[in-house]
Context: one part of a larger RNA
């Protein structure tokens, strides 16, 4: 000097900015991931129409939509935590001739004939439930077959050029296997194949960054080669079968033990020492281990499976569950908040699109928890008033220009008025432009926060001050109590009858909505 701080006392406001550092502990309860009817059979709710009936009713997917289902896309992002990890995990430079990328963009071609199911929905059934079976029918942008198709894939046979090497680039040629999907309100959204880019991952390698030698030797797929082995998007002992008998180490292997990295952030004149809240960027984890499925992308936080603790339902046969998301809850602790608003705005998902969902996010609430900033009043004002304090006491000093008391001012704080910025647009409606595709102007439309900020206006000094400390270090002293007691202390040290050191009290000092002590760092 600084803190994600706690504590004792105190407390007027405002802006911005932090809030479980401890038990990765258990968790009631709501919400946090869905969208699309312009992919589909449909119609269980709601509205609206239609037929019949006098009415109550009944039938009709007809319309508007649409629960549940089939399918697409998201769900691998965004949010949470730091358990693990001394490791290519992190940072930082390089490389991949050993690799993969959904959506977007840009180029090139295509977008043809067929087919069988199944879920819904009906029917019967089993079961406390969860959650099933069996039958029967039915549709697709779901699945299957076939047509055609090359700069694609694969094999083989040449050429040129380049590379440190394994090889890579580019070029003729045979042969062979591989596609699609519709939808529409006719504007357009999709759909295969292939190339190029963009992005986003993945893999290796060089150098940095933690203690301990009272840890000196460690190592069998362990080190290397062979097998066009296996696997993978790709390289490789990453697996495997044979064969060597290697490899790593006092420049610190093994081992132990801390620990999430880093951009930074404190200190500091610097060098360095300490830490890594909040912001960002990366890694790791999701009740405690393991596995894989799907997909472009995961070994998957609110997905699935298998063991284990725990919890909870049960009809005892058997089942659900997973807040280290946002709020709350218990329990730990010195200690950390509301079971808020709203999708107005930035972003995401899905959708043509309107729009739907977003506890992402943008706001409010709680806290002097930090920082800034403002206020509790300004001028005049000596009878130097009383009152308290001290003294050498008919009298002086100090409180103290402080009070009163005169004039002014009104931040703020009450009251009334007015009233934002952030909103730009998308949509629709016109109006021009333009091969496509789009675009430009005009109008209109949208605000949680919030009647909030902020302006004006009114009364009126009216609403606001404290905590430590005063023997030295260290800015500030005398009285009185007490008598090595009682107590004080960061150190030196005070108290044993005149204590500036303990407690009051007057008086001062420093700082001030705070102030001290406690904990740590430098």
């Nucleotide at each position: 000097g600084a803190u994600g701080a706690a504590c004792a006392c105190u407390a007027g406001c405002g802006g911005c900015a932090g809030g479980c550092u401890u038990a990765a502990u258990a968790c009631a309860u709501g919400c946090a991931a869905g969208u699309c009817g312009a992919g589909g059979g449909g119609c269980a709710g709601c509205g609206g129409g239609g037929u019949a009936g006098c009415a109550a009713u009944a039938c009709c997917g007809c319309c508007g939509g649409c629960g549940a289902c089939c399918g697409g896309c998201a769900a691998a992002c965004g949010g949470g935590u730091g358990c693990g990890g001394a490791a290519c995990a992190c940072g930082u430079a390089c490389a991949g001739a050993a690799c993969c990328u959904u959506c977007c963009u840009c180029c090139g071609a295509g977008u043809u004939g067929g087919g069988g199911a199944u879920a819904g929905c009906c029917c019967a059934u089993g079961g406390a439930a969860a959650c099933g079976u069996g039958g029967a029918u039915u549709a697709a942008u779901a699945c299957c077959c076939g047509a055609u198709a090359g700069u694609a894939u694969a094999a083989c046979c040449g050429g040129a050029u380049g590379g440190c090497a394994u090889c890579a680039u580019u070029u003729g040629g045979u042969u062979a296997u591989u596609a699609a999907a519709g939808a529409u309100u006719c504007a357009u959204c999709g759909c295969u194949c292939g190339g190029a880019g963009a992005u986003g991952g993945c893999u290796g390698u060089g150098c940095g960054g933690c203690u301990g030698a009272u840890u000196a030797g460690c190592u069998a797929g362990u080190u290397g080669g062979u097998g066009c082995g296996g696997g993978u998007a790709a390289c490789g002992g990453c697996c495997c079968a044979c064969c060597a008998a290697g490899g790593c180490c006092u420049c610190g292997a093994u081992c132990a033990g801390u620990a999430a990295c880093u951009g930074g952030u404190g200190u500091g004149a610097g060098a360095g020492c300490a830490c890594g809240a909040c912001c960002a960027g990366u890694c790791a984890c999701a009740c405690g281990g393991g596995c894989a499925c799907u997909g472009a992308g995961a070994c998957a936080c609110g997905g699935g499976c298998c063991c284990g603790a725990c919890u909870c339902c049960u009809a005892c046969g058997g089942g659900a569950g997973g807040c280290a998301g946002c709020a709350g809850u218990a329990a730990g602790g010195a200690a950390u908040a509301u079971u808020g608003g709203u999708c107005a705005a930035u972003g995401g998902a899905c959708g043509c699109a309107a729009g739907u969902c977003u506890g992402a996010a943008c706001c409010a609430g709680c806290c002097a928890u930090g920082c800034c900033g403002c206020g509790u009043g300004a001028a005049g004002g000596a009878u130097g008033a009383c009152u308290g304090c001290c003294c050498u006491c008919u009298g002086g000093g100090u409180u103290g220009u402080a009070a009163a008391c005169u004039u002014c001012u009104u931040u703020u704080a009450c009251a009334g008025g007015g009233g934002a910025c952030g909103a730009a647009a998308c949509a629709c409606g016109g109006u021009c432009u333009u091969u496509c595709u789009a675009g430009a102007c005009c109008g209109c439309u949208u605000g949680a926060c919030g009647g909030u900020a902020c302006c004006c206006u009114g009364u009126g000094a009216a609403u606001a001050a404290g905590c430590a400390c005063c023997g030295g270090c260290u800015a500030a002293c005398u009285c009185c109590g007490u008598g090595c007691c009682a107590g004080c202390a960061g150190c030196c040290g005070c108290g044993g009858u005149a204590a500036u050191a303990c407690g009051g009290a007057g008086g001062g000092u420093g700082c001030g909505a705070g102030c001290g002590u406690u904990a740590u760092c430098c």

Small-subunit ribosomal RNA, 5' domain from an uncultured bacterium, 522 nucleotides, folded computationally. The RNAcentral record of the full RNA draws on ENA, Greengenes and SILVA.